[in-house]
Context: one part of a larger RNA
RNA sequence: UGACGGAAGGGCACCACAAGCAGUGGGGCCUGCGGCUCAAUUUGACUCAACACGGGAAAUCUUACCCGGUCCGGACACCGGAAGGAUUGACAGAUUGAGAGUUCUUUCUUGAUUCGGUGGAUGGUGGUGCAUGGCUGUUCUUAGUUGGUGGAGCGAUUUGUCUGGUUAAUUCUGAUAACGAACGAGACUCCAUCCUGCUAAAUAGACCUGCGAUCCUCGGUAUCGCGAGCGGGUCUUCUUAGAGGGACUGGCGGUGUCUAGCCGCACGAAACGGAGCAAUAACAAGUCUGUAAUGCCCUUAGAUGUCCGGGGCCGCACGCGCGCCACACUGAAGGAAUCAGCGUGUGUCUACCCUGGUCCGAGAGGACCGGGUAACCCCCUGAACCUCCUUCGUGAUUGGGAUAGGGGAUUGAAAUUUUUCCCCUUGAACGAGGAAUUCCUAGUAGUCGCGAGUCAUCAACUCGCGUCGAUUACGUCCCUGCCCUUUGUACA
Numbered sequence: 001u002g003a004c005g006g007a008a009g010g011g012c013a014c015c016a017c018a019a020g021c022a023g024u025g026g027g028g029c030c031u032g033c034g035g036c037u038c039a040a041u042u043u044g045a046c047u048c049a050a051c052a053c054g055g056g057a058a059a060u061c062u063u064a065c066c067c068g069g070u071c072c073g074g075a076c077a078c079c080g081g082a083a084g085g086a087u088u089g090a091c092a093g094a095u096u097g098a099g100a101g102u103u104c105u106u107u108c109u110u111g112a113u114u115c116g117g118u119g120g121a122u123g124g125u126g127g128u129g130c131a132u133g134g135c136u137g138u139u140c141u142u143a144g145u146u147g148g149u150g151g152a153g154c155g156a157u158u159u160g161u162c163u164g165g166u167u168a169a170u171u172c173u174g175a176u177a178a179c180g181a182a183c184g185a186g187a188c189u190c191c192a193u194c195c196u197g198c199u200a201a202a203u204a205g206a207c208c209u210g211c212g213a214u215c216c217u218c219g220g221u222a223u224c225g226c227g228a229g230c231g232g233g234u235c236u237u238c239u240u241a242g243a244g245g246g247a248c249u250g251g252c253g254g255u256g257u258c259u260a261g262c263c264g265c266a267c268g269a270a271a272c273g274g275a276g277c278a279a280u281a282a283c284a285a286g287u288c289u290g291u292a293a294u295g296c297c298c299u300u301a302g303a304u305g306u307c308c309g310g311g312g313c314c315g316c317a318c319g320c321g322c323g324c325c326a327c328a329c330u331g332a333a334g335g336a337a338u339c340a341g342c343g344u345g346u347g348u349c350u351a352c353c354c355u356g357g358u359c360c361g362a363g364a365g366g367a368c369c370g371g372g373u374a375a376c377c378c379c380c381u382g383a384a385c386c387u388c389c390u391u392c393g394u395g396a397u398u399g400g401g402a403u404a405g406g407g408g409a410u411u412g413a414a415a416u417u418u419u420u421c422c423c424c425u426u427g428a429a430c431g432a433g434g435a436a437u438u439c440c441u442a443g444u445a446g447u448c449g450c451g452a453g454u455c456a457u458c459a460a461c462u463c464g465c466g467u468c469g470a471u472u473a474c475g476u477c478c479c480u481g482c483c484c485u486u487u488g489u490a491c492a
Stems, first nucleotide, its partner, number of pairs: 001492002004488002007486007016476002020440001022438003027325003031321004035316002043054002065311005071305001076119005086113001089108002092105003123299002126297003132293001134287003137283003144183003148179002150159003162174001164173002188276004194245002198242004204236008215225001251265005327433001331392006345377001353372008399430001404425006446468001448466006
């Protein structure tokens, strides 16, 4: 100087508590991990910082694992063999999972590309992340880190970097043997709120107006309306998006050394909006399975290279983790009504797009015409929860929908170990979950659906998006941790 203390004093955090919400832990299922099993059930990762993680939803491929079978994609050099032929390919029949001339029989074909040996390349999802780069995670979301000149000390070092007040903050104020600085914090960037001000818009609308199918008041039309659609005019409130503006604790009142600031009120669209980026020093954290990044080692033709066929990664006495569905009446079922916002969409290789209308079909789905490379079409994305009406009436019940059986479609070359979907039947546990434990302070938690990623097909996952929308703090250091100061010493 650190590290540590079951030492003291300050300060801080919903990965801490308090006050609470929703839960998880119990059941069924999905999925990851372990274990067991197995030819193989490939493998990494194991406290926070492994376990719906590897963007890891694997039927083939992927694929690394297991059982079989091909191929050389063995450059180049040297030596040998070799035009009297180095070698290549192949019908048929055997062989074989195989229409692999793989091997054998049989012969034809080819023509210096090759063949044998040695050296040496090359490839490898082989090993080593404890040889590495790069990237990531974490310590660590806190306020921390450093040098120059000066001071102190023999020196390591220290002061600066601080008693106090203040802040989210080593943020400021002030104090001051320090002065003046740098990184981090802040500033900054993106998104969301406001603009009747500017620029505009037949890919967005509004208003006025002409014609007007249809419907309503109706015998008619001299009237009042609703209006699919077709024009004309004016404009930009709504929509879109460029340039800008706007908030700075600006005003007032308290409080405070009347400093830094804090509290309240008004004005206002807004008086803590949400994210990103993020220092120094580290870990022998993770990744050689992201890479034609890479050292060394291993292997390299009976291959750990590569391709093909099949299987496995899904296996089930069991243990753990993230989740989904429930246990009903604040509900279920059947009708009706009514509202979103992020996106995406026909591809270099690349095969696979989003879908409207009509008809067929119980449905899944199919057929035929179309639109869209998109503010133009799908799409007014007429989403779900919610709302209204009806039925059910607390019963393992019309709650629940696991597990099975049969049938029908779709994707795919292929669905058996059921890809997924639909119909009929079947109708298990589950009556709110012990000890423990997670998350969270406002458009937040939670509820509800939608889109994208993966994707031929397949979400209970992830990443976004909106709808409905609480309870309870607005504090403390008691638990769990973190930072600073003082002190102490076994340890480095």
Notes
This is a predicted structure of a 492-nucleotide part of an RNA (small-subunit ribosomal RNA, 3' major domain) from Stenatemnus sp. JM-2008. Its Rfam family is "Eukaryotic small subunit ribosomal RNA". On this family, see Yusupov et al., Science 2001: "Crystal structure of the ribosome at 5.5 A resolution". Its family is annotated with ribosome and structural constituent of ribosome in the Gene Ontology. NCBI's taxonomy places the organism under Eukaryota, Opisthokonta, Protostomia, Chelicerata, Stenatemnus. Model confidence (mean pLDDT): 81 of 100.